[in-house]
RNA sequence: AAAAGGCGAACCCAUCGUGAGGUGGGGACGCAAAGCCACGGGUCUGCCAAUGGAGCUGCAGACAGCCAGGCUGCCGAA
Numbered sequence: 001a002a003a004a005g006g007c008g009a010a011c012c013c014a015u016c017g018u019g020a021g022g023u024g025g026g027g028a029c030g031c032a033a034a035g036c037c038a039c040g041g042g043u044c045u046g047c048c049a050a051u052g053g054a055g056c057u058g059c060a061g062a063c064a065g066c067c068a069g070g071c072u073g074c075c076g077a078a
Stems, first nucleotide, its partner, number of pairs: 006031002011026006029065001035071003040067002042063006
């Protein structure tokens, strides 16, 4: 490269959550790890305090399809 497949963005419905967002179904923008992992960076949410308001700091949480890292993995021209 090819072949067999896999996953499933946005959006819609239902549901859980204060919220970010999660779960199930429909649906596919895309993905060679768009499989798993929240210790790193980043983005987002909530709470406390302060406050005219916002930001910073602190605490708790979310995002693995933001980056980085670790583990595992289909095919086989190489």
Predicted 3D model of a 78-nucleotide RNA (c-di-GMP-I riboswitch aptamer) from a marine eukaryotic metagenome. Its mean pLDDT, the model's own confidence on a scale to 100, is 83. Its Rfam family is "c-di-GMP-I riboswitch aptamer". Rfam links the family to the GO term cyclic-di-GMP binding.